Model confidence (mean pLDDT): 84 of 100.
The RNA shown here (nadA riboswitch) has 74 nucleotides and comes from a Terriglobales bacterium.
The sequence was found by an Rfam model in a public genome assembly.
RNA sequence: AGCUUCAACAUCCCCGCCGGUUGGGCGAUGAAUUCAGCAAAAACUGAACUCACCGCAGUGAACUGACUGGAGCU
Numbered sequence: 001a002g003c004u005u006c007a008a009c010a011u012c013c014c015c016g017c018c019g020g021u022u023g024g025g026c027g028a029u030g031a032a033u034u035c036a037g038c039a040a041a042a043a044c045u046g047a048a049c050u051c052a053c054c055g056c057a058g059u060g061a062a063c064u065g066a067c068u069g070g071a072g073c074u
Stems, first nucleotide, its partner, number of pairs: 001074007013060001014058001016067001018065005023059001025056003029052003033048005
């Protein structure tokens, strides 16, 4: 110098630090569809669901870059 592997430290266990990708959760906004409210249509309101976009976070999902601290190999 390169590579492999690990996380002691943690207010049960797991969780070293900072980012990134994919997926999931929650929330805001917009749009589509369906249903309900009115006898009906339109409008409006509410609910469900889907999509787009933005945001939130110990996202106990996977992967990835760099770094901290150990162990090992060349």